RNA sequence: UCCUCAGUAGCUCAGUGGUAGAGCGUCCGACUGUUAAUCGGAUGGUCGCUGGUUCGAGCCCAGCCUGGGGAGCCA
Numbered sequence: 001u002c003c004u005c006a007g008u009a010g011c012u013c014a015g016u017g018g019u020a021g022a023g024c025g026u027c028c029g030a031c032u033g034u035u036a037a038u039c040g041g042a043u044g045g046u047c048g049c050u051g052g053u054u055c056g057a058g059c060c061c062a063g064c065c066u067g068g069g070g071a072g073c074c075a
Stems, first nucleotide, its partner, number of pairs: 001071007010024004018055001025043006048064005
């Protein structure tokens, strides 16, 4: 330098152009010898950034940033 994959809640990840979700976590409560477990409720988002396409973008397009992998260059 080029190719490729990824970036969505605190963490791990779903999400086929049409209302952004799950599990775990956290908080409150129920249950109970205590803890744990279990159950109920709540809490959660600039979908990496900037533009573009579209009636409508997390999803498509361009550029950029960050990280993983691969290739190449360095007489």
Molecule: transfer RNA
Organism: Oscillatoriales cyanobacterium SM2_2_1